[in-house]
RNA sequence: GACAAAGGCAAACCGGUCGCGAGGCCGGGACGCAAAGCCAAGGGCCAGCCGCUACGGCGGUUGGCAGCCUGGCCGCCGAA
Numbered sequence: 001g002a003c004a005a006a007g008g009c010a011a012a013c014c015g016g017u018c019g020c021g022a023g024g025c026c027g028g029g030a031c032g033c034a035a036a037g038c039c040a041a042g043g044g045c046c047a048g049c050c051g052c053u054a055c056g057g058c059g060g061u062u063g064g065c066a067g068c069c070u071g072g073c074c075g076c077c078g079a080a
Base pairs, nucleotide, nucleotide: 001077008033009032013028014027015026016025017024018023031067037073038072039071041070042069043068044065045064046063047062048061049060050059051058052057
């Protein structure tokens, strides 16, 4: 990061499965993605449990989301 080339990934939804849950995995399926490759370090969001509450939420803790952002590491091609 291009009216390039070769490719790659896979949202929602559906089926199966694991989980209290957020959500994960497998298959189907493509909304999209130049890192939508990897990492839970910072912020944010979501869930479980405990406590507080003015019933609006707040605190603690555990877990999740990398397709929310920042950051780190690796990577294909090569026009302006």
Molecule: c-di-GMP-I riboswitch aptamer
Organism: soil metagenome